[in-house]
């Protein structure tokens, strides 16, 4: 660096003691014990086993290698689209702002090369 995936799904016990969710902002876990260590145990199926289909996909399985077990990757953030409605604006439209919703894009997490 490339490729794929990220709206599912899974938690007790012990240690220890005060912060933690990746940055900001928000908003939330949290001394009724957080992060982190360990030791079970469970989740999923990327690697991987096997089996059909033949170039890429299906289904099966879980004994191995990871991962992962609060909240969509907790949410925004940067573009673009269309809708909705609000306020400002105008003679009436264009406009102009922030708020919802879809895509993207960036970032980051995981696997695999």
């Nucleotide at each position: 660096c490339u490729c794929a995936u990220c709206g599912a799904g899974a938690c007790c016990g012990g240690c220890u003691g005060a912060g933690g969710g990746a940055a900001a902002g928000g908003c939330c876990c949290u001394u009724a014990g957080a992060c982190g260590c360990c030791g079970g145990g469970g989740c999923a199926a990327c690697c991987g086993u096997c089996g059909g289909a033949c170039c890429u996909c299906c289904g099966a399985c879980a004994u191995g290698g990871u991962g992962c077990c609060a909240a969509c990757u907790c949410c925004u953030g940067c573009g673009g689209c269309c809708c909705a409605g609000c306020g400002c604006g105008u003679a009436a439209u264009u406009g102009c702002g922030g708020u919802g919703g879809c895509c993207g894009a960036u970032a980051g997490a995981u696997g695999a090369g």

A computed fold for a 113-nucleotide RNA from a soil metagenome, annotated as SAM riboswitch aptamer (S box leader). The coordinates come from a structure-prediction model, not an experiment, and the mean pLDDT is 80. Of the family's consensus pairs, 94% are formed in the model. The RNAcentral record of the sequence draws on MGnify. Its Rfam family is "SAM riboswitch aptamer (S box leader)". Rfam links the family to the GO term regulation of gene expression.